[in-house]
């Protein structure tokens, strides 16, 4: 210098004018209005996909069902998140990716092609026998051919009519026993065995672990308005309700359900200080945790957080001029244009997705120079 990998930061600045929302202060006789001051979106506020806090309902027990997660160890309030490691796959490498338990409990499925897709099987070929010698019949054989995503271990030999783990050596794989290392997933080694077992669980299923329901329109308070009527069921022969998926069982129980008609659609709390942020230090490989100090930073409810102008900075383009250079070109001045994704609504922790442009750190590969 070129190409790449990982982690992180940033997401225009300042000023003027006008405007909006909460809060506080002042004035006006109240509703409210006016004036002043402070504060006023994001890294994703987004999607609402997970997990929790909070709130209300429920919570004697049992059975069945449903959903979720899925290597190991740790972190956390919790998680489907994060960290470290193991295994498998990709890359020369830095590094990246993995819905990564179990098809020797059972069941199902495997398109097309192919003879055959699972207790194997004979289409061509090979070998043997028979013969009415033909594109014949019977038998043996998966070593060879062909099909397929996948065909019942691989190579060499023995053997045979031809062949075959039928047998032998080595290799691969599986299972059992065992030694060593590791908290563990797992790794390394030794001996033995039958020779060998297809794939699929984002198919049912099995195993292990976890899970009450609903959500701030939760929930509570205040003020105000109104008009009842009809029908059905029921009061221990018990309607209806609760155990919030169902059933058993248990508990409460005098009202419940439908239709028509009438009224309201205001305010306050919840509401923002919280598993909070920053810095230092200690423990830990890390995620993270402990201790100390400092900081306070939106709360709208038809829903505020904006618009215009100027200067500077950034990016792109253009002609003359100026400076440098042999030149390509670089820098300056001037003019024109551009500047992303997107916006709180109870609050946090994650994940996922969108994003103009700019910056930083570490590492890998290649090339050149010293």
């Nucleotide at each position: 210098c070129g190409g790449g990998a990982u982690g992180g930061c940033u997401g225009g600045a300042c000023g003027a004018u006008c405007g909006c929302g909460u809060g506080c202060c002042g004035c006006c006789g109240a509703a409210g209005g006016c004036g002043g001051c402070c504060c006023g979106a994001g890294g994703a506020a987004c999607g609402u996909c997970c997990g929790g806090g909070c709130u209300c309902c429920a919570c004697a027990g049992g059975a069945c069902g449903g959903g979720g997660u899925g290597g190991u160890g740790g972190g956390u309030a919790a998680c489907g998140c994060c960290c470290a490691c193991u295994c498998g796959g990709g890359g020369c490498a830095a590094c990246c990716c993995g819905c990564a338990g179990g098809c020797c409990a059972g069941u199902g499925c495997c398109a097309c092609a192919g003879a055959a897709a699972a207790c194997a099987a004979a289409c061509c070929g090979c070998c043997c026998g028979c013969c009415a010698c033909g594109c014949g019949c019977g038998g043996g054989u998966c070593a060879g051919g062909g099909u397929g995503a996948a065909a019942c271990g691989g190579u060499g030999g023995u053997g045979u009519a031809a062949g075959a783990g039928a047998c032998c050596a080595c290799c691969a794989g599986c299972g059992g026993c065992u030694c060593g290392g590791g908290u563990g997933a797992c790794c390394g080694g030794g001996c033995c065995g039958g020779c060998u077992c297809g794939g699929u669980a984002a198919a049912c299923c099995c195993c292990a672990c976890c899970c009450g329901g609903a959500g701030c329109a939760a929930g509570g308070c205040c003020a105000g308005a109104c008009a009842g009527g009809c029908u059905g069921c029921g009061a221990c022969c018990g309607a209806g309700g609760g155990c919030u998926g169902u059933c058993c069982g248990c508990c409460c129980g005098a009202g419940c359900a439908g239709c028509c008609g009438g009224g309201u659609a205001g305010g306050c709390c919840g509401c923002u200080c919280g598993a909070g942020g920053c810095c230092a230090u200690c423990g830990g490989c890390a995620a993270c945790g402990g201790u100390g100090g400092c900081c306070c930073u939106a709360g709208a409810u038809g829903g505020a957080u904006g618009a215009u102008c100027g200067u500077c900075a950034c990016c792109g383009g253009a002609a003359u001029c100026c400076g440098g250079g042999c030149a390509a070109c670089c820098g300056g001045c001037u003019c024109c244009g551009g500047a992303a994704c997107a916006g709180a609504a109870c609050c946090c922790g994650g994940c996922g997705u969108a994003c103009a442009g700019g910056c930083c750190a570490u590492c890998c590969c290649g090339u050149c120079c010293c």